This is a predicted structure of a 72-nucleotide RNA (transfer RNA) from a Candidatus Limnocylindria bacterium. It matches the Rfam family "tRNA". By type it is a transfer RNA. Its family is annotated with triplet codon-amino acid adaptor activity in the Gene Ontology.
Order: sequence, then structure tokens, then C1' cells
RNA sequence: GGCCCCGUAGCACAGUGGAUAGUGCGGCGGUCUACGGAACCGCAAACGAGCGUUCGAUUCGCUCCGGGGUCA
Repeated sequence: GGCCCCGUAGCACAGUGGAUAGUGCGGCGGUCUACGGAACCGCAAACGAGCGUUCGAUUCGCUCCGGGGUCA
């Protein structure tokens, strides 16, 4: 340098054109408890950046950025 794949809460992942973007672990608050833990209830937190297509984009296209693989 060519080609392929990936990038979504702190971490691991789901979602794949219209719904308030979801799950587990973690964090915070509460209930409970003699105190913790567990359990239960609640809360906060995310679509890598830009442009385009579309009535509508996390999802499709292009460029860039970052990570991985492969060929040379």
C1' cells in the first nucleotide's frame, strides 16, 4: 500500500430504515437487615466524526479517524 471485518452506557454485548435505543455486570439511591452481603425496587449513563440518500438513518452510501485480520 490492496482487500475484508468491526466501532452502540464504565465493561461485555443485542438491535439493523419509523416505538421513550435494550440486556447482563458494574455505579448511585432506597426497601430489608443488629451490621454487612444477598434479594427486591428505582435512577444516571451510549449509537466514532463529517457529508450524502430518504418524508424519516444507530441501521443504507461516500470520505476520514480508531481497532483487528489477511495479502504483498